A computed fold for a 95-nucleotide RNA from Syntrophomonas sp. UBA4911, annotated as c-di-GMP-I riboswitch aptamer. The prediction has a mean pLDDT of 81.
[in-house]
């Protein structure tokens, strides 16, 4: 120096919720509280895999008929890193 292994905190992170004249169609993100909980719960959408449907696609309604509008399914180029693996980086005290 490396790799495995076990330990907890002067101190670090921040589930649920709650708040907002914040950003977004939504899904989710911010910011302020809170604190369930984490030794990577940092970074990262690279494989799953899970959410949401703006755009766009079909069906169906609508109409004389073409549309405008609605329902309904499918689609991420939008998200989740506190689902799981993978990649990069770090970190108390000890074997």
């Nucleotide at each position: 120096a490396u790799a495995c292994a076990a330990u907890a905190a002067c101190g670090g992170c921040a589930a649920a919720c709650u708040u907002u004249u914040c950003c977004g169609a939504a899904a989710g993100g911010a910011a302020a509280g809170g604190g369930c909980g984490c030794a990577a719960a940092a970074c990262u959408a690279c494989g799953g895999g899970c959410c949401u449907u703006a755009c766009g696609g079909a069906u169906c309604a609508g109409c004389a008929g073409c549309a405008a509008u609605g329902a309904u399914c499918c689609u991420a180029u939008g998200g989740c890193a506190g689902c799981c693996g993978g990649g990069u980086u770090g970190c108390c005290u000890u074997g």

Its Rfam family is "c-di-GMP-I riboswitch aptamer". Its family is annotated with cyclic-di-GMP binding in the Gene Ontology.